[in-house]
């Protein structure tokens, strides 16, 4: 030096003038001061969890829905970390929705003989036939024999061929051919040492092979899981207008000059009268309980940031010592100038010109997943050259 692996971080820097917004102080006020103001992802809203309110008497079963190798971490996870296994790379390292197909179902396109109780298309093999043909013997001929085609009846599944996938693989015997028909080897299954917490790995025995494949098809197994979501909610609560209770406005009678007092009866409507029954109810005052705008909390001291020991391979966990760091309404976090830094053009070494990722909180956190212009460090792999 090339070319690559896998981590982690930045994502303009400083200064001046102009604003916004929240706290804090000053001011009777307009206002001045002073301080603090985006992300890695603030996003998608895909998982998990805090937090509220509803439900709800425990347990268990069923339905539904998530999760699925082991062990750990965790508030808890479809997350993370460590290993097993299975695939890929020379390697560094990367990938995997990885539980059970021996409990039933279902389903497996086209092509192919079959696609799962196996099966025969070519094709290889015995046997029997063999009119016509072809080829070879024998024979003077006529004919004979035996072979190919051919036809029948069976053995076979080795090879070809179909297919994503064809009912164990290779070799070696064996047979007519053949074939786990025998054997070794690998695979497989079922027993048992060994060693690991375990996934799981290594050895030994026995079995001739039984169980194709697909469970992001139903379905089994195990384990987990009420709903709603800050517009959650909780306090304070005006004018109107409606609900509620209590009084008072009425009618006849009597007494009383009178002002008032006592008793009694609610009224009105359903043609009228009496009973019953049924329906409708005015105005004014007090008083009450709900509740809309609208206020005030929830709302940022929190599974928190930053250093820094111990433990652990690590995810992380235990301590100590700092800091307190946006938060309102749907609205703020920004604009311009100057030097510098970056990258691109364009003239000779310097300047002039343009440029500036993806984005942008709204209860909060752990995660995923996506989107990023440029650029740094760091550890590692292959290969090349040189000392």
């Nucleotide at each position: 030096c090339c070319a690559g692996a896998c981590g982690g971080c930045c994502g303009g820097a400083c200064g001046g003038c102009c604003g916004c917004u929240g706290c804090c102080g000053c001011g009777u006020g307009a206002g001045c001061g002073g301080u603090a103001g985006a992300g890695g992802a603030a996003a998608g809203u895909c998982c998990g969890g805090g937090c509220u309110c509803c439900a709800c008497g425990g347990g268990a079963a069923u339905a539904c829905g998530g999760u699925g190798c082991c062990g750990g971490a965790u508030a808890a996870c479809c997350u993370c970390c460590g290993g097993c296994g299975g695939g890929g790379g020379c390697g560094a390292c990367c990938c995997c929705a990885g539980g059970g197909a021996a409990a039933g179902u279902g389903c497996c396109a086209c092509a192919g003989a079959a696609a799962a109780c196996a099966c025969a298309c070519c094709g290889c093999c015995c046997g029997c036939g063999c009119a016509a043909g072809g080829c070879g013997c024998c024979g003077c001929a006529a004919g004979g024999c035996a072979c190919c085609c051919c036809g029948c009846a069976g053995g076979c599944a080795a090879g070809g061929g179909c297919g994503a996938a064809a009912c164990g693989g290779u070799g070696c015997g064996g047979c007519a051919a053949g074939a786990g028909c025998g054997c070794a080897c690998c695979g497989c299954g079922c027993c048992u040492c060994u060693g690991g917490c375990a996934a799981c790995a290594g050895g030994g025995g026995c079995g001739g092979c039984a169980g194709g494949g697909c469970a992001a098809a139903c379905c089994c197994c195990a384990c987990c899981g009420g709903g709603a979501g800050c517009a959650a909610g909780a306090c304070c609560g005006a004018a109107u207008a409606g609900g509620g209770a209590c009084g008072g406005c009425u009618g006849c009678a009597c007494c009383g000059c009178a002002a008032g007092g006592u008793a009694c009866a609610g009224g009105a409507g359903c043609a009228u009268u009496u009973c019953c029954g049924c329906u409708c109810c005015g105005c004014c005052g007090u008083c009450c309980g709900g509740g809309u705008u609208g206020g005030u909390c929830g709302c940022g001291u929190g599974a928190g940031g930053c250093g820094u020991g111990c433990c652990g391979c690590a995810a992380g966990g235990c301590g100590c010592g700092u800091c307190c760091c946006a938060g309102a309404g749907g609205a703020a976090u920004g604009g311009u100038c100057g030097u510098c830094g970056c990258g691109c053009g364009c003239c000779u070494u310097g300047g002039c010109g343009c440029g500036a990722a993806c984005a942008g909180a709204a209860c909060c956190c752990g995660g995923c997943u996506u989107a990023c212009a440029g650029g740094c460090c760091g550890u590692c792999u292959g290969g090349c050259a040189c000392c």